[in-house]
Molecule: transfer RNA
Organism: Paenalicyclobacillus mengziensis
RNA sequence: GCCAGCGUAGCUCAGCAGGCAGAGCAACUGACUUGUAAUCAGUAGGUCGCAGGUUCGAUUCCUGUCGCUGGCUCCA
Numbered sequence: 001g002c003c004a005g006c007g008u009a010g011c012u013c014a015g016c017a018g019g020c021a022g023a024g025c026a027a028c029u030g031a032c033u034u035g036u037a038a039u040c041a042g043u044a045g046g047u048c049g050c051a052g053g054u055u056c057g058a059u060u061c062c063u064g065u066c067g068c069u070g071g072c073u074c075c076a
Base pairs, nucleotide, nucleotide: 001072002071003070004069005068006067007066010025011024012023013022019056027043028042029041030040031039049065050064051063052062053061
């Protein structure tokens, strides 16, 4: 330099044939308990890496860009 994959909640990841952003764990509150853990009920938490484009509408399609991982090349 070229190619591919990944980037979504604090963590691990789903969702990607365009139509209200989700799960588990963690956190917080309450119940239960003499108390803790466990269990049960509930709550909060996201500019979907960034920028632009298409569209009535984009996490999803297109372009550019940044980061991470892997592969190829070592030519000038």